[in-house]
This is a predicted structure of a 118-nucleotide RNA (SAM riboswitch aptamer (S box leader)) from Tunturiibacter gelidiferens.
Rfam family: SAM riboswitch aptamer (S box leader). Rfam's curators write: The SAM riboswitch is found upstream of a number of genes which code for proteins involved in methionine or cysteine biosynthesis in Gram-positive bacteria.
RNA sequence: AUUUCAUGCAGAGUGGUUGAGGGACGAGCCCUUUGACGCCACGACAACCGGACAGAACAAAGACGUACCGGUGUCAACUCUCUCCUGGGAGCCUUUUGGCCUACAGGGAACAUGAGAU
Numbered sequence: 001a002u003u004u005c006a007u008g009c010a011g012a013g014u015g016g017u018u019g020a021g022g023g024a025c026g027a028g029c030c031c032u033u034u035g036a037c038g039c040c041a042c043g044a045c046a047a048c049c050g051g052a053c054a055g056a057a058c059a060a061a062g063a064c065g066u067a068c069c070g071g072u073g074u075c076a077a078c079u080c081u082c083u084c085c086u087g088g089g090a091g092c093c094u095u096u097u098g099g100c101c102u103a104c105a106g107g108g109a110a111c112a113u114g115a116g117a118u
Base pairs, nucleotide, nucleotide: 001118002117003116004115005114006113007112008111013042014041015040016039017038021031022030023029026082027081028080043075044074045073048071049070050069051068052066053065079110084107085106086105087104089102091100092099093098
């Protein structure tokens, strides 16, 4: 880098440093000098992977677990929302089986994280 599978409506922040941007891209909306992003320290959340413990019948295998050790991840807003497809309630316009606008539901794409493969 490509690819497969799983997850993405829950949860969890303080201090120091720096000083103007940030939320992936576009649009919207939002956060931000009452200090963003980044970095560092400590803390927390979670339970993807390895271990440990626990756990059903001799053994093996092992679902559901614990959060103890290690590897990651995460700690504004549903992945902040939307974009493509399908369904669809309300409202408006209209001569028409039409048009506009928008809440909502499902799927897809993209993205993120983990575990594998090449």
About this RNA:
Its mean pLDDT, the model's own confidence on a scale to 100, is 76.